[in-house]
RNA sequence: GGGGCUAUAGCGCAGCUGGUAGCGCAUCUGCUUUGCAAGCAGAGGGUCGCCGGUUCGAAUCCGACUAGCUCCA
Numbered sequence: 001g002g003g004g005c006u007a008u009a010g011c012g013c014a015g016c017u018g019g020u021a022g023c024g025c026a027u028c029u030g031c032u033u034u035g036c037a038a039g040c041a042g043a044g045g046g047u048c049g050c051c052g053g054u055u056c057g058a059a060u061c062c063g064a065c066u067a068g069c070u071c072c073a
Base pairs, nucleotide, nucleotide: 001072002071003070004069005068006067007066010025011024012023013022019056027043028042029041030040031039049065051063052062053061
């Protein structure tokens, strides 16, 4: 210098053929217990790496950039 993959909640990840973003763990509240843990019920938490484009509508499609991993030279 060139190619490929990845970037989504505090952490690990899912999200199909574009249609209002979810799961597990963790956190908080309540129930249960003498108390803790476990269990049950509920709640909060997201500008989907960043900038632009296409579209009625973009996490998803297109382009540039950033970061990480990897291959070639």
Record summary: A computed fold for a 73-nucleotide RNA from Aeriscardovia sp., annotated as transfer RNA. Its Rfam family is "tRNA". It is annotated as a transfer RNA. Model confidence (mean pLDDT): 81 of 100.